[in-house]
Molecule: THF (Tetrahydrofolate) riboswitch aptamer
RNA sequence: GACAGAGUAGGAACGGCGCGUUAAGUGUCGGCGGAUGGGAAGUUGCCGCCGGACGAAAGCCCUCUGCCGGUGUUGGUCACACCGGCAUUGACGCUGCGGUGCCGUCUCCGCAUCCGCUGCC
Numbered sequence: 001g002a003c004a005g006a007g008u009a010g011g012a013a014c015g016g017c018g019c020g021u022u023a024a025g026u027g028u029c030g031g032c033g034g035a036u037g038g039g040a041a042g043u044u045g046c047c048g049c050c051g052g053a054c055g056a057a058a059g060c061c062c063u064c065u066g067c068c069g070g071u072g073u074u075g076g077u078c079a080c081a082c083c084g085g086c087a088u089u090g091a092c093g094c095u096g097c098g099g100u101g102c103c104g105u106c107u108c109c110g111c112a113u114c115c116g117c118u119g120c121c
Stems, first nucleotide, its partner, number of pairs: 001121001003119003010108002013105006019098003028052007038115003058095003063091002065087009
């Protein structure tokens, strides 16, 4: 000096744990700011804040809870236990739902340009 390569941010799927379902979050538009291969620089993309418009999927009585009835314990009541029924204008408890959050695994994509790094000649 030539050639080849690696590595950021990020996306999808799956798993785990949550949040919301009394609508936050997500998505979308505008503004401002920030981080982003080892260095320089910075587009797309990403993140944060502010503002605007738009906008949703609930169901269930297995569990718990509440109410009602029955049975048992008692001389009786209360109370308790058990059984049955009803209730989501009871509990996100269960099943769902949300372009839902975080973490992990795996996979995909990948930082123009210059320098650097690795391999090779």